[in-house]
RNA sequence: GUUUCGGUUGCUUAGUGGUUAAAGCCCUGUUCUGAAGAAGCAGUGACGGUAGUUCAAUUCUAUCCCGAGACA
Numbered sequence: 001g002u003u004u005c006g007g008u009u010g011c012u013u014a015g016u017g018g019u020u021a022a023a024g025c026c027c028u029g030u031u032c033u034g035a036a037g038a039a040g041c042a043g044u045g046a047c048g049g050u051a052g053u054u055c056a057a058u059u060c061u062a063u064c065c066c067g068a069g070a071c072a
Base pairs, nucleotide, nucleotide: 001071002070003069004068005067006066007065010025011024012023013022018055027043028042029041030040031039048064049063050062051061052060
C1' cells in the first nucleotide's frame, strides 16, 4: 500500500429500518445476618466521528479515525 472483519454502559457479548437498546460480571441502594459473605429485589450508566438515503438510522451507503487478520 491492497483487502477482509470489527468499534454498543467500567469489562465481556447480543441485537435489529419503527414507539421503553437486552444479558452476565462490576458499581450503588435495600432485604436478610450479631457482623460479613452468599442469595433476593431495585437502580445508575452505552450504539467511534461527519455527511447522505429515508416519514423514521444503532441498523443501509460514503468518508475519516481506531483495532485485529491476510497478501505484497
A computed fold for a 72-nucleotide RNA from Phallus echinovolvatus, annotated as transfer RNA. It matches the Rfam family "tRNA". It is annotated as a transfer RNA. Rfam's curators write: Transfer RNA (tRNA) molecules are approximately 80 nucleotides in length. The prediction has a mean pLDDT of 80.